[in-house]
RNA sequence: GGUUGGUCAGACGGUCGCGGUCUUGCAUGCAAGAUCGAGGAAAGUCCGCACUCCACAGGGCACGACGCCGGGGAAACCCCGGGGCGAGGUAACUUGCGGGAUCGGGCCACAGAAACAAACCGCCCGCCAGCAAUGGCAGGCACGGGUGAAAUGGUGGUGUAAAAGACCACCAGCGUCCGCAGUAAUGCGGCGGCUGGGCAACCCCCGUCGGGAGCAAGGCCAAGCAGGGAUAAGGAACUGCCCGUUCCGAUUGAAUCCCGGGUAGGCUGCACGAGCGGACUGGUAACAGUCCGCCUAGAGAGAUGACCGUCCUUCACGAGACCGUCCGUUCGCGGAUACCCCCGUGAGGACAAAAUGCGGCUUAUCGACCGACCU
Numbered sequence: 001g002g003u004u005g006g007u008c009a010g011a012c013g014g015u016c017g018c019g020g021u022c023u024u025g026c027a028u029g030c031a032a033g034a035u036c037g038a039g040g041a042a043a044g045u046c047c048g049c050a051c052u053c054c055a056c057a058g059g060g061c062a063c064g065a066c067g068c069c070g071g072g073g074a075a076a077c078c079c080c081g082g083g084g085c086g087a088g089g090u091a092a093c094u095u096g097c098g099g100g101a102u103c104g105g106g107c108c109a110c111a112g113a114a115a116c117a118a119a120c121c122g123c124c125c126g127c128c129a130g131c132a133a134u135g136g137c138a139g140g141c142a143c144g145g146g147u148g149a150a151a152u153g154g155u156g157g158u159g160u161a162a163a164a165g166a167c168c169a170c171c172a173g174c175g176u177c178c179g180c181a182g183u184a185a186u187g188c189g190g191c192g193g194c195u196g197g198g199c200a201a202c203c204c205c206c207g208u209c210g211g212g213a214g215c216a217a218g219g220c221c222a223a224g225c226a227g228g229g230a231u232a233a234g235g236a237a238c239u240g241c242c243c244g245u246u247c248c249g250a251u252u253g254a255a256u257c258c259c260g261g262g263u264a265g266g267c268u269g270c271a272c273g274a275g276c277g278g279a280c281u282g283g284u285a286a287c288a289g290u291c292c293g294c295c296u297a298g299a300g301a302g303a304u305g306a307c308c309g310u311c312c313u314u315c316a317c318g319a320g321a322c323c324g325u326c327c328g329u330u331c332g333c334g335g336a337u338a339c340c341c342c343c344g345u346g347a348g349g350a351c352a353a354a355a356u357g358c359g360g361c362u363u364a365u366c367g368a369c370c371g372a373c374c375u
Stems, first nucleotide, its partner, number of pairs: 001374008010311007018037009039351001043362002046360005051214004058243004063210005068082005084097005099205002104203002106199003120145002122141003126137004153171006172195001174192002177190005218268004227259005234248004275294008312349007324337005
């Protein structure tokens, strides 16, 4: 100088004010005392779940999400560890992607001869014309050049009329193959045929999982009015459909829809939790287990605040002027001067605020401290 992990999140005191709980007193809502009272993200509402309701218990299709391997976890597009292919960085480290293209379909613009196919330039051989350069016809080639994101793998050689994995050596890639290591992804080695690609966040195939709505969910109490009409033999519930099941009903009219009237008050849900802290054990770790200890908001138009003082911290101004520097000197000193420290005055103190709760992810942010690693 950098990378990465963790902790804290202005502190103390006083005076008043607010909400919960408990105790005491008075008597039915007052007083006094004690105690607690907004975050690491409370934000975003992106993901998951607890909990509540849809009367009970199901099956199938459709639809949706996820996708390397192993582990953790209630689950999560989460966390830990490992592995493959990449990218950035000297490095520590950060970061992207992930089942299947050999089931089938589809797409790859433009350029280019050709993008599931091929000969534009070119190389070689034969014939014809020609003094020659060169041109024409027929055949062979895919080495070289060009186009492009991508064109039958690369380097070197043998070989050929010219060429080519046609053949050989070494590599790269591939494999329903073999051996070893590993729980596995995969790695190493052998063998092989020589070997055209990409896209599945295109359709599709495979595997795993998945009901809906949400605390304004729901439950209880009190109060209150005014019902009318239409359809109607079936209807309602369970996601969108189907099956099945159950409940209500069939002219004594279920259920649905339309018009109109009344209420909007109080209590509860509402905080003991997949909770927090410490020690030990196991584990690389995430985490798990055992023991001990703790209770840490619950408002309801919405409490958790306001003021003062001290300390801390940032900035500005003033004053001061040791040391240092400059000038002068009768060498005793004198004058000027910026920064730091001390002093005084003033202004500020990041991002930001619970609303059923919890686990993640993402975003914002003044600073202080501790640890490990790299140069």
Model confidence (mean pLDDT): 77 of 100.
A computed fold for a 375-nucleotide RNA from uncultured Bellilinea sp., annotated as Bacterial RNase P class A.
The sequence is in RNAcentral, with records from MGnify.
Lineage of the source: Bacteria > Chloroflexota > Anaerolineae > Anaerolineales > Bellilinea.